[in-house]
Molecule: small-subunit ribosomal RNA
Organism: uncultured Treponema clone RFS6
RNA sequence: GAGCGGUAAGGGGAGCUUGCCCCCCCUAGAGCGGCGGACUGGUGAGUAACACGUGGGUGACAUACCCUGAGGUUGGGGAUAGCUAUUAGAAAUAGUAGGUAAUACCGAAUAAUGGCGCUACUGUUAGAGGGUAGUGAAGAAAGGGGCUACGGCCUCGCCUUAGGAAUGGCUCGCGGCCCAUUAGCUAGUUGGUUGGGUAAAGGCUGACCAAGGCGAUGAUGGGUAUCCGGCCUAAGAGGGUGAACGGGCACAUUGGGACUGAGAUACGGCCCAGACUCCUACGGGAGGCAGCAGCUAAGAAUAUUCCGCAAUGGACGGAAGUCUGACGGAGCGACGCCGCGUGGAUGAUGAAGGCCGAAAGGUUGUAAAGUUCUUUUAGAUCUGACGAAUAAGCGGAGGAGGGAAUGCCUCUGCGGUGACUGUAGGAUUUGAAUAAGCAAUGGCUAAUUACGUGCCAGCAGCCGCGGUAACACGUAAGUUGCGAGCGUUGUUCGGAAUUAUUGGGCGUAAAGGGCAUGUAGGCGGUUAAUUAAACUUGAUGUGAAAUGUAGAGGCUUAACCUUUGAGCUGCAUUGAGAACUGAUUGACUAGAGUUACUGAGAGGGAACCGGAAUUCCUAGUGUAGGGGUGAAAUCUGUAGAUAUUAGGAAGAACACCAAUGGCGAAGGCAGGUUUCUGGCAGAUGACUGACGCUGAUGUGCGAAGGUGCGGGGAGCGAACAGGAUUAGAUACCCUGGUAGUCCGCACAGUAAACGAUGUACACUAGGUGUUUGCCUUUGAAGGUGAGUGCCGAAGCUAACGUGAUAAGUGUACCGCCUGGGGAGUAUGCCCGCAAGGGUGAAACUCAAAGGAAUUGACGGGGGCCCGCACAAGCGGUGGAGCAUGUGGUUUAAUUCGAUGGUACGCGAGGAACCUUACCCGGGUUUGACAUAUACAGUGAUUCGAUAGAGAUAUUGGAGCGCAGCAAUGCGGCUGUAUACAGGUGCUGCAUGGCUGUCGUCAGCUCGUGCCGUGAGGUGUUGGGUUAAGUCCCGCAACGAGCGCAACCCCUACUGCCAGUUACUAACAUUGAGUUGAGGACUCUGGCGGAACUGCCGGUGACAAACCGGAGGAAGGUGGGGAUGACGUCAAGUCAUCAUGGCCCUUAUGUCCAGGGCUACACACGUGCUACAAUGGGCGGUACAAAGCGAAGCGAGUCCGCGAGGAUCAAGCGAACCGCCGAAAGCCGCCCGUAGUUCGGAUUGAAGUCUGAAACCCGACUUCAUGAAGUUGGAAUCGCUAGUAAUCGCGCAUCAGCAUGGCGCGGUGAAUACGUUCCCGGGCCUUGUACACACCGCCCGUCACACCAUCCGAGUUGGAGGUACCCGAAGCCGGUAGUCUAACCGCAAGGAGGACGCUGUCGAAGGUACGUUUAGUGAGGAGGGUG
Repeated sequence: GAGCGGUAAGGGGAGCUUGCCCCCCCUAGAGCGGCGGACUGGUGAGUAACACGUGGGUGACAUACCCUGAGGUUGGGGAUAGCUAUUAGAAAUAGUAGGUAAUACCGAAUAAUGGCGCUACUGUUAGAGGGUAGUGAAGAAAGGGGCUACGGCCUCGCCUUAGGAAUGGCUCGCGGCCCAUUAGCUAGUUGGUUGGGUAAAGGCUGACCAAGGCGAUGAUGGGUAUCCGGCCUAAGAGGGUGAACGGGCACAUUGGGACUGAGAUACGGCCCAGACUCCUACGGGAGGCAGCAGCUAAGAAUAUUCCGCAAUGGACGGAAGUCUGACGGAGCGACGCCGCGUGGAUGAUGAAGGCCGAAAGGUUGUAAAGUUCUUUUAGAUCUGACGAAUAAGCGGAGGAGGGAAUGCCUCUGCGGUGACUGUAGGAUUUGAAUAAGCAAUGGCUAAUUACGUGCCAGCAGCCGCGGUAACACGUAAGUUGCGAGCGUUGUUCGGAAUUAUUGGGCGUAAAGGGCAUGUAGGCGGUUAAUUAAACUUGAUGUGAAAUGUAGAGGCUUAACCUUUGAGCUGCAUUGAGAACUGAUUGACUAGAGUUACUGAGAGGGAACCGGAAUUCCUAGUGUAGGGGUGAAAUCUGUAGAUAUUAGGAAGAACACCAAUGGCGAAGGCAGGUUUCUGGCAGAUGACUGACGCUGAUGUGCGAAGGUGCGGGGAGCGAACAGGAUUAGAUACCCUGGUAGUCCGCACAGUAAACGAUGUACACUAGGUGUUUGCCUUUGAAGGUGAGUGCCGAAGCUAACGUGAUAAGUGUACCGCCUGGGGAGUAUGCCCGCAAGGGUGAAACUCAAAGGAAUUGACGGGGGCCCGCACAAGCGGUGGAGCAUGUGGUUUAAUUCGAUGGUACGCGAGGAACCUUACCCGGGUUUGACAUAUACAGUGAUUCGAUAGAGAUAUUGGAGCGCAGCAAUGCGGCUGUAUACAGGUGCUGCAUGGCUGUCGUCAGCUCGUGCCGUGAGGUGUUGGGUUAAGUCCCGCAACGAGCGCAACCCCUACUGCCAGUUACUAACAUUGAGUUGAGGACUCUGGCGGAACUGCCGGUGACAAACCGGAGGAAGGUGGGGAUGACGUCAAGUCAUCAUGGCCCUUAUGUCCAGGGCUACACACGUGCUACAAUGGGCGGUACAAAGCGAAGCGAGUCCGCGAGGAUCAAGCGAACCGCCGAAAGCCGCCCGUAGUUCGGAUUGAAGUCUGAAACCCGACUUCAUGAAGUUGGAAUCGCUAGUAAUCGCGCAUCAGCAUGGCGCGGUGAAUACGUUCCCGGGCCUUGUACACACCGCCCGUCACACCAUCCGAGUUGGAGGUACCCGAAGCCGGUAGUCUAACCGCAAGGAGGACGCUGUCGAAGGUACGUUUAGUGAGGAGGGUG
């Protein structure tokens, strides 16, 4: 198969030789030919590039298929697949022979207004390959199909040509990453000429010539990266990004290459090389999922080896149709967006359960259950779309052309086709039925309680939670938020004005270059004209679609989709405008400069000169020191110093003047004179005519110290030496002293090079000094320039501050900053002789570092002031013995607490038992004690006996509550049982209360106002004064509170009233205020007065106040007490008491006996007694106050040496009686400086008293004994007047026990110049890096652990580079070895072609060299954290 030759199998039929052949139908597969495999689909490795975006150019180009127009389609030839036969090979595949077709291939004819070459003309432009005319050479498939009246017609093709549409090639302007620790790059490099090459311009390529080209507006190099529409975010400007969708590019295992073709340097084509995988008969071959599914590996992680071409689109075809992992769908995944549901109503006994709470109760919570309703969703059953348009074909109507048919065009009727899918939707039915989680709950940030845990386990975004009451961990309950999701992690933007264009800064927070000169660049006075780059405005083109946005519409809604508009802020072309900027031309003088005149100056360079001082040298005088320091010593001096006089030498620096004075760009500059020279200022003319400002790179200058060479060297003086100081002293101090300091030349190039303040210009209140000009002027006055200071307005500033010399307001330009540390380090590069300088990171680590100001605290800061703080005094402690407390040790126990000041004679105001809490032992368990209930029993109570250590147990006896006649009731007691009791167990760091201390110090605050952004300040500071924040004055403060003071008590004087138990003057009386009497005195009890700086003088500010005086009992708070501000010390106390939480419950409760708290090598605190003569002993003698007393004080008498005793006893519940003789003192005597007539410890003996009981373990007495101790080291305590010292007395506790505590009186001093110092405190001020507040903070080494980094002998990879070697495939060129159908030629042969050989280029590979990057590395270095 409608380009060609042809056909297996199958079906039908004919022939015969029955196993061969022929015809027809239907074809599969293969082949030749055509078209398409350059589209679609995937991925982002490479690429920093005309790759992309956007807008242009192409007068420098191409285009198969498609549309439109014109013309043509004549006549021939030779092959070759398939096929047949056969060969090689494992295969892949390859070869030979024969023969065949075409829309396959090849000549020939014809052809222009066409294309190409040449000539002429024309014409445009920057530039012709444009146009016109002439001339020369070059092309067809005679094909396929349909119809035919065989004439031809129609149709699909084909050829030539013109135009279009659409697509591409090339090219140009502009735009979009990082690094300068990449600054120079480039030989086909830049240009030209001439060949080649391409569709096409071009070093695209060859030869030759010239020496160019790019670069600070970032070349070259390195790193990274597909680009865009868009997407995310943002108010915007921006920032980030480039998944999905869409446009472009690049790639297709890695690298290279061409062929074919319209188009490729070709994802599912070819050749070569490399790596890898597979097959093999070992000879050779095959392959490329970054197509769709799927597999493996890696990974925290990412899907089905699905359905269909029904739709949309593509390729081919005339068409039917075929192909299409494009695409349309389905599956998986809460991955995202959207919508819906998991039920609605009612329901209080506020159920049960859970959680909380002492309970009451609260909460979960109308939540549930229950009752009732609905049915989205779900299950079941049934039904059921849209997406499909119309194609072929059949039929109808009309039309163009034409003679008709097939055919062509338009309209129209019928007409098959669904992957999804029995899907969306609908109907009926069942029944609340099938459906809720996640995070949080300390603040930010909505929402809290309990338990567990105990710096553990754990949490944490930041701050930070957790060490026994965790709102922070874990759990529970509740609550809050969101909800088919929620939370975490990662990433991006935002907030972040924290890179600042919009929109930041640089005096002190990070930040002005050390200073100048000047190049590029940036910016630039007045005026006129022109121009139109920029600018303004209009028009046009483009800015793809999608997205986003506004309106409308379609799916039940929405997401989603459709449609219309605006927008796309851009680019280009063009019209207009001319004020401003730019450009060109001309002019001007106000900026800038030149010149003339005047002025000041440590401006710079050079030469010369000067005096004082210092040191040294010489000489004189002169004698013992000098010098130095906080004090000394080293040092120097009798060899004559220091001192002094004279002379000489040397070097360096220039007193006074001298000054917030002068000059200079800064560094810096100082004796005088001369000379050379730079700059500045002023007034008035003339001249130039914007010549200006700033200034990256560059260049120059640049303190001190340093370096090189040569000089110089008096003084000073790193290093060094010695002496001191010191724990040490490699320092500060002293004695010396080298480099250096000085000069010349050369380097170096840094400083807190600072005004921590870049340069220039303009503008913006004043006041007051000073330097130097000018003008006016009688003037010490005024004005005007240039400098240099202070104060200050507005403004600015975080504040401090600044403020015409700006840190104000503006303009121009440059430099610099972006948390602290690491670190101005490493490394690279540059400079340097070196020292070093310039440029200059990262890893890692921290949550801060920093500025200014505030309040405190602190200071071996300052000022003022106070206190027994020092000083001046008196007496002690520390040494002894003893008492007492503590530590330590010991112990069965030595109960516990208090621990610098502010514990230690403290709790304790009194441990033999008790107390008692501790230890040992023995008992007891509703208990030693309280309340309640139930049951049972019973007077309470008390005297014995036995056992026992006792508690206790057993037992005997006495005895019988109240009311009521009684029953009984009330009350008590005992036993049993249950709730409970009990705990001196823990936590004073969970607490209340109470207390100590700073401190009886003078302070601490508030309201309103004012000041400050604020913290805060002011008041409260200041001048005086006070004991005092006491008072006065002043003051942006005015008032007030808590403290101070006063009010209270005692004491000192006095008046009045009143007198018993007190008193006694007068009267009477006695031994005696004894008694009468008195109310005078003392005294006592009340009520009053008095003292207030009231008076005088002085000082002071006319104040407050102070000093002195008078009077007065008392004088300046008269003396003493009570009284303790805000607060500090997590001060002390859970053992006074109370109390949260925890713990024990036959014991950590309770009872009893004994022991212990009383121990004893030692250390400390507080005391007593002493060491003696101001004393001791003995004798005599005088004078208090305040208290206490009934289980008491106890006179008196007697006894005892005495403590004390007496079955002797008065008085007194106390101004009555008693304790109760006070002592020191005074008067005598003795002692005579001694371990004593001091001292009394210790010990012995004998006693007294209390008490059940003095052994452990009391006090006292008598006799005897007679220790240490002779005034106490360093150190340390108290006290300022009725005080210290000294002397005794009393009381509480208490049976007894006092050297302690609390009170009382007697005797009764010394000293205070004063505030320098020690301690503590108050006020003001100052510094601060402290705020747990100086007992603070904090630096470096060393030791240990960990982390990252640098160097490092090297070593192992990567990347890219240069040179050379080898050189595949292949294009291009050469050659003529082999072969050769078409054309030419009669032939020989030729032309042409293929193969072969060969040359240039050429990938991979190799060699060498240097570059760069990464890993690793003994060892070394610093850094960070702990």